[in-house]
RNA sequence: CGGGCAAGCUGGCUUACCGCUGCUUGGCGUAAGGCACAAGCAGAGGAAAGUCCGGGCGGCAUAGAGCAGCGUACUUCCUAACGGGAAGGCUCCUGCCUCUCAAAGGGCAGGGGACAGACAGUGCCACAGAAAACAAACCGCCGAUGGCGUCCGCAUUAGCGGCGCACAGGCAAGGGUGAAAAGGUGGGGUAAGAGCCCACCGCUCCGGUGGUGACACGCGGAGGCACGGUAAACCUUACGCGCCGAAAGACCAAAUAGGCCGGCAAGCACCUUCAUAUCAUAUGCGGUGCUAAGGGUGGCUCGCCCGACGCCGGCGGGUAGGUCGUUUGAGCUUGGCAGCAAUGCCAAGCCCAGAUAAAUGGUAAGCGCCCUUCCGCAAAGGAAGGGAACAGAACCCGGCUUACAGGCUUGCCCGCUCC
Repeated sequence: CGGGCAAGCUGGCUUACCGCUGCUUGGCGUAAGGCACAAGCAGAGGAAAGUCCGGGCGGCAUAGAGCAGCGUACUUCCUAACGGGAAGGCUCCUGCCUCUCAAAGGGCAGGGGACAGACAGUGCCACAGAAAACAAACCGCCGAUGGCGUCCGCAUUAGCGGCGCACAGGCAAGGGUGAAAAGGUGGGGUAAGAGCCCACCGCUCCGGUGGUGACACGCGGAGGCACGGUAAACCUUACGCGCCGAAAGACCAAAUAGGCCGGCAAGCACCUUCAUAUCAUAUGCGGUGCUAAGGGUGGCUCGCCCGACGCCGGCGGGUAGGUCGUUUGAGCUUGGCAGCAAUGCCAAGCCCAGAUAAAUGGUAAGCGCCCUUCCGCAAAGGAAGGGAACAGAACCCGGCUUACAGGCUUGCCCGCUCC
């Protein structure tokens, strides 16, 4: 200097005229509603998208327990909460440096992790390979001991030694296969080997030290230590989850058929104004409570609730007009303090869309940004032409995910050139 990757910010500005919506003030007008007449102020996003999470708010009858189902999963902190964020721990990858006989390791920088449990159980690990977990011999090494030998030496009645063979047997150290093959390096030992033994690493356990903790330790000790991996495979463990959703809901006005059909039920107890009969007492009306059939409570069970002129189911009819909800909020900006940070606290200031078939725009000029061409020594400057991404609130907020022309900033990697 160029390219790539990742993260973050931004993603037009000014003026004039006309137009749209809301609010405020004024004006006009009405019996009361009102009139867009004037002025002022305000008027789409970083994702408004997806509807994937969490809440606020509203409603529902219990919103309780259990099962099923679903979600989350290292530690601490932040938050209204979250499957979110911050910091850290461990682990993996990349680059550079360092240490050792060697191995194991250590440091710095950047990036990733769906990070509880594999001795509770069940599955799976293709192909290749001898063998893929109570798992093994393809190539190869040894052949001490036993065996074989028409060999050699000694000896002489039955042997010893040497040499050879690689048969029996031994090996899993070397090589091969693979994502992964009975911890690694160095040494001893052995016929050859093997934690078989030793030292150093690694691993497991115990203790100690530090830390809120996950964990760490250049600390001490013991042990030759291994039956691999995989749980966005089934599963186990811990914690959590009531439902619906602004078309939620509340109010006003108006209209109709308080229509029709079917099923169940019309029980028990108590109270007493009144009425009737009556010696007491009984009945009727009224009230309270319990309960049957039945219904409700995200799926099921239990529990609970409703339930005696009532309950459940079906058919049919009317209305769908208006107001509120509706934008002052876990709000924003600036400054200070605390904290590594996320964030919290304090002070001051600000009000920043509210539509309901859905407003937030159109025209003109100039400036800015990008691209191409030309002038120019030039990366300075100028001229002409062209272009400008993803994309529109609809109850509100905090996250996540996806989309994005161009410009700027930071970090890492690769290539080239120069010193």